Small-subunit ribosomal RNA from an uncultured prokaryote, 1485 nucleotides, folded computationally.

[in-house]
RNA sequence: AACGAACGCUGGCGGCGUGCCUAACACAUGCAGUCGAACGCGAAAGUGGACUUCGGUCCGCGAGUAGAGUGGCGCACGGGUGAGUAACACGUGGAUAAUCUACCUGAUGAUCAGGGAUAACACUUCGAAAGGGGUGCUAAUACCCGAUAAGCCUACAGUUCCUUCGGGGACAGUAGGAAAAGAUGGCCUUCUUGAAAGCUAUUGUCAUCAGAUGAGUCCGCGUCCCAUUAGCUAGUUGGCGGGGUAAUGGCCCACCAAGGCUACGAUGGGUAACUGGUCUGAGAGGAUGAUCAGUCACACUGGAACUGAGACACGGUCCAGACUCCUACGGGAGGCAGCAGUGGGGAAUUUUGCGCAAUGGGCGAAAGCCUGACGCAGCAACGCCGCGUGAGGGAUGAAGGUUUUAGGAUCGUAAACCCCUGUCAGAAGGGAAGAACCACCUGUAUAUAAUACACUGCAGGCUUGACGGUACCUUCAAAGGAAGCACCGGCUAACUCCGUGCCAGCAGCCGCGGUAAUACGGAGGGUGCAAGCGUUGUUCGGAAUUAUUGGGCGUAAAGCGCGUGUAGGCGGUUUUUUAAGUCUGAUGUGAAAGCCCCGGGCUUAACCUGGGAAGUGCAUUGGAAACUGAAAGACUUGAGUACGGGAGAGGAAAGCGGAAUUUCGAGUGUAGGGGUGAAAUCCGUAGAUAUUCGAAGGAACACCAGUGGCGAAGGCGGCUUUCUGGACCGAUACUGACGCUGAGACGCGAGAGCGUGGGGAGCAAACAGGAUUAGAUACCCUGGUAGUCCACGCCGUAAACGAUGGGCACUAUGUGUCGCGUGUAUUGACCCCUGCGGUGCCAAAGCUAACGCAUUAAGUGCUCCGCCUGGGAAGUACGGUCGCAAGACUAAAACUCAAAGGAAUUGACGGGGGCCCGCACAAGCGGUGGAGCAUGUGGUUUAAUUCGACACAACGCGCAGAACCUUACCUGGGUUUGACAUCCUCGGAACCUCUUGGAAAGCAGGGGGUGCCUCUUCGGGAGCCGUAAGACAGGGGCUGCAUGGCUGUCGUCAGCUCGUGUCGUGAGAUGUUGGGUUAAGUCCCGCAACGAGCGCAACCCUUGUCUUUAGUUGCAGCGAUUCGGUCGGGAACUCUAGAGAGACUGCCGGUGUUAAACCGGAGGAAGGUGGGGAUGACGUCAAGUCCUCAUGGCCUUUAUAUCCAGGGCUACACACGUGCUACAAUGGAUGGUACAAAGAGAAGCGAUCUCGCGAGAGGGAGCAAAUCUCAAAAACCCAUCCUCUCUUCGGAUUGGAGUCUGAAACUCGACUCCAUGGAGGUGGAAUCGCUAGUAAUCGCAUAUCAGCAUGAUGCGGUGAAUACGUUCCCGGGCCUUGUACACACCGCCCGUCACACCCGGAAAAUUGAUUGCACCAGAAGUCGUUGAGCUAACCCCUAUUUAUAGAGGAGGCAGGCGCCUACGGUGUGAUUAGUAAUCGGGGUG
Repeated sequence: AACGAACGCUGGCGGCGUGCCUAACACAUGCAGUCGAACGCGAAAGUGGACUUCGGUCCGCGAGUAGAGUGGCGCACGGGUGAGUAACACGUGGAUAAUCUACCUGAUGAUCAGGGAUAACACUUCGAAAGGGGUGCUAAUACCCGAUAAGCCUACAGUUCCUUCGGGGACAGUAGGAAAAGAUGGCCUUCUUGAAAGCUAUUGUCAUCAGAUGAGUCCGCGUCCCAUUAGCUAGUUGGCGGGGUAAUGGCCCACCAAGGCUACGAUGGGUAACUGGUCUGAGAGGAUGAUCAGUCACACUGGAACUGAGACACGGUCCAGACUCCUACGGGAGGCAGCAGUGGGGAAUUUUGCGCAAUGGGCGAAAGCCUGACGCAGCAACGCCGCGUGAGGGAUGAAGGUUUUAGGAUCGUAAACCCCUGUCAGAAGGGAAGAACCACCUGUAUAUAAUACACUGCAGGCUUGACGGUACCUUCAAAGGAAGCACCGGCUAACUCCGUGCCAGCAGCCGCGGUAAUACGGAGGGUGCAAGCGUUGUUCGGAAUUAUUGGGCGUAAAGCGCGUGUAGGCGGUUUUUUAAGUCUGAUGUGAAAGCCCCGGGCUUAACCUGGGAAGUGCAUUGGAAACUGAAAGACUUGAGUACGGGAGAGGAAAGCGGAAUUUCGAGUGUAGGGGUGAAAUCCGUAGAUAUUCGAAGGAACACCAGUGGCGAAGGCGGCUUUCUGGACCGAUACUGACGCUGAGACGCGAGAGCGUGGGGAGCAAACAGGAUUAGAUACCCUGGUAGUCCACGCCGUAAACGAUGGGCACUAUGUGUCGCGUGUAUUGACCCCUGCGGUGCCAAAGCUAACGCAUUAAGUGCUCCGCCUGGGAAGUACGGUCGCAAGACUAAAACUCAAAGGAAUUGACGGGGGCCCGCACAAGCGGUGGAGCAUGUGGUUUAAUUCGACACAACGCGCAGAACCUUACCUGGGUUUGACAUCCUCGGAACCUCUUGGAAAGCAGGGGGUGCCUCUUCGGGAGCCGUAAGACAGGGGCUGCAUGGCUGUCGUCAGCUCGUGUCGUGAGAUGUUGGGUUAAGUCCCGCAACGAGCGCAACCCUUGUCUUUAGUUGCAGCGAUUCGGUCGGGAACUCUAGAGAGACUGCCGGUGUUAAACCGGAGGAAGGUGGGGAUGACGUCAAGUCCUCAUGGCCUUUAUAUCCAGGGCUACACACGUGCUACAAUGGAUGGUACAAAGAGAAGCGAUCUCGCGAGAGGGAGCAAAUCUCAAAAACCCAUCCUCUCUUCGGAUUGGAGUCUGAAACUCGACUCCAUGGAGGUGGAAUCGCUAGUAAUCGCAUAUCAGCAUGAUGCGGUGAAUACGUUCCCGGGCCUUGUACACACCGCCCGUCACACCCGGAAAAUUGAUUGCACCAGAAGUCGUUGAGCUAACCCCUAUUUAUAGAGGAGGCAGGCGCCUACGGUGUGAUUAGUAAUCGGGGUG
């Protein structure tokens, strides 16, 4: 795009078309002849009359009507259907010299004379019926005999013309043969009504010729799928002779011969009516064969003939079968695939209508009759076409809906409202065309003997409409009666809200839905089409996705493993001829309709119609001769042969050789050997291994050896000989296209395997043992059989690979190597130059998806063969061929998926590689893991034990501090505009205070009190309290996977990117890689890159040295001193805190590329980023946090909000993390005695003093701090005791007594004193931190805080050990490589097993269908034969009275027999389909 469509929703009108695609299933009912001008017969109802015994009878009209019958013509057309048919069925073009043709037309000639029957009818009879039988009468255009024969037919011989050479046409001759029918009208004559004869017109009939039409037969070409159908055929193929037919012919028969078809697809199987056309497509094609038209076939199924011009006959006959109906059970009837209609089937397809008015058909002289052909109407949006459902104005942008950022936006000029028009539908009125005939009447002309009749022509008149009062026209009223469907994630035009929450659902493909769905459902809005719109189905297109036009085969599917060669295809140069192909012209045909063009008619269109073009085809014919073909001739360049050379693991056979392994014999010799990652099995004291000599036997041939050579491939490797194939080079000669490819076919064909017979050293499937392992039917080891070897025979496959078929030609170079040759040079060989042939590497153009290929093409062309067409199922099943078997070759489908695959890219990963780094390992020091306690977590418990955090990167984390508060949890008691914010009403200033009950919150009652600001004028304003109603508040409720912000982590790792340029089809690459170097993508050099940004570094803070400025509260070299920087004086020192200096690889040497840089040194307080801190790139982990805060959405609103009391977060069989204290003597205790830094302090730090054993109390100086206080630093050091012991270690736990804070220490604080004195004796597997002022160890301070610190954050004191080094563990960086990973190795993924479902295969068997062969039986019927029975016409005989009877013959018929044969039956095969226990596969989950 299309449709004979169907389904869903919807539906106003008209025109024109179309309408059982399925059951060729079964059918009730209705609907087909005509002619009286071929013929004989012949009613009735009714009515009129007459008669009557009133029962009826007769006559006329009805009426020669109805009716049946004989006869003629038609029924073979028209109409239906598509079952069969793969075929001369159809299409196209021819042939018929091999034929027929009723009716029609033309022409010629006839139409004579006779005869016997029969239906109807009457009577009778059988039968239920359908239907018969008998007797008798009768007509014809029915039937029969005879005559005639121009022409016709047959036979014979003749002439002439044509010919496809078979034969045919024409002409004349001889012999024989076959015809006929009348009817109607008119005129005239004769005789008695009526009949007969004649004439004439029309018509009919007969014969012949011709035409037209129609039909038969034959031929060339075209016409579906399967080769898993490869051979078929006995009337088969041909001939001779017959038969038969309208006609050719094995169409049929007898005889003879042995042929015929087939790879250009026979035979078989499946499917199918064919065509013009139709749909699609740019075309070529593909699909299709409704309606219309041409052809064919069929008519319940199968068979058969009759009649006829024509049938083997839709509405005829006979037989058989199935089915249905009637029946008196004896027997009969039927055939809608005609039009309607019914049932059934189905997703699905109409009225039991009107009419012959038109067109056409049959019959008829005609009127006319018949016609479900046809013309119309009805039903159906089934299709195409046209029209309408209103047009203009109208902004308050109404109401309402939807939405919202609450402003608005949108539906939307849409509506309302104003004005206008009148198509369709409605009502009323008018009202066609389609009609031309025929017939009849009148007139006229022709014909005729005729002014009859009739025919014909012309003119006039009259008459005929189913549709239908329809189309159309006019008028009336009225915007009034007339819009839906699908879609809105992308493809694909069109977006929001709500609901739902991987549910419900959607889906053509991709896919959507798991709480913010433009994808589900609804709504609003929008988009598209519109009386339709969607869905489904089917066909073509897109699809260059079967590729002729117009594809491919190195790696995506695809080159046979290789050769020889048949058919076939293709083929060098040249001459002549020919004309098959080719080109060109003409003629015929290519039906009509359709498509296309130009016109015309319906108001337009659809539709109808006139003309033209086209129809690419076929046939005949004329011409051309370039190319192809064919014929003849020539040529040498393709191909080949001869000659001369050299190379070679080319092949086959025979012989020979040495090294090595093994075994055997002998000797020497002694305890091991062997084997492995390490071992063991194994061998060995019966003497191994080792070593020496000898022997045997088999197999393979080290070095040479080489991207070297040879061969078609497989493949070929010691040496010699024999036989033998091929290639190459050189120079001449010869043949003369002899060539290339190659379906089938044939041959060769590694290894393994098979058969027979040998052989068997080594090696070695299977097997055994030992190891390894979770296991180890493996890898490793010790043994070991087939096999490996030989001969003969099979097998016929490989990643048989260059994953690249063969041949020819052309198209830049460079560089190796092998063989042969030329040239130059040389004494010669090599080198060098060059030619041919092989074999490699790099690379240009070109090609390629890229990788890559590139004169050895995957480039550019020609030619031939093979092969491919999504993945899986599957190279499988079935069938066939081959094979001894194994198996090979050929080779599907069902089903299933939306991918499978190639090349390259970026990452990630690797028990891949290279380089490098890090307390990563190693080297060390100290811990954890064991104990007790503290603290956090899990678990458990509980009314609640609030919540969050979960590897590193949760677990002394949020919490810098839960007794109340905090607090979010639980229990109980209260409140509901609320504890808090804003607005509003009323009242009151605020505020202070007392009291009842109550756990408190809160409730209730009472008393005092009147302010501030403003121009104080009334008044107004700010702030506060109480009260009422609502807007609203509130939420530590949910979602960190809706978010912002903040944070952790990789990681302070050195990376992450961009612009421009360049390269690549592209993803991307380059830069950023490489060589060095660094802590560093730090720097240098190089480079198709050049630059830049975020990171690194530096800038910042602190610390280490110095200078300078300043000198109190700090300092101390001088003096004084009460010994206290206390005082004087000072500004040097320390210190404080401001500003500066200093360090930059700056200097020297070496190394390095004259670089960057590194190493060493000097100087320096400090040396190579001096130490420390702050500082965290692009990003990753849907990492953490809605419980800091903010925030979308959801939820809640007398509760999930809020107030209060009490409880809980502090529980405790247990497990884990992080810590503290220890286990002791490098220690503990007691006493004495030094040295810090950094901080903090007003509801504070709190000195001296007094009291208390102590915690502390009393008291209060000083200090908002370099001044006062906290404040004692501790380890250290000195002295004494303890002396290795669960202790003078350790301090848990418990008892008692207290202190402090605080409303309040019970649950549940810290501290003090006295008493108690548990576990623990250095900690398994495992694991953590640390590289220098670090670890370890020792104290001090601070934040939080009423109180509470083993935690956190800071501070200083004392102060080590070790680092060979980068193999390994972990993490990271760069480069490279592989990848089937990309959620990225915690990836992906294979097979069995278990379960469910589906599909096909095998299968004992069983049930159908189709069909072959053999046989039985054989209806009807044609033909043949017989025909003793029957028999009017013709012939003939006899008899008698005209006429009849009888006999015979010819002819015919019944009956019998024979051939053929349908249905049927038997046996045996084949093919195919269904079912099937069970078996074995495959697919999906």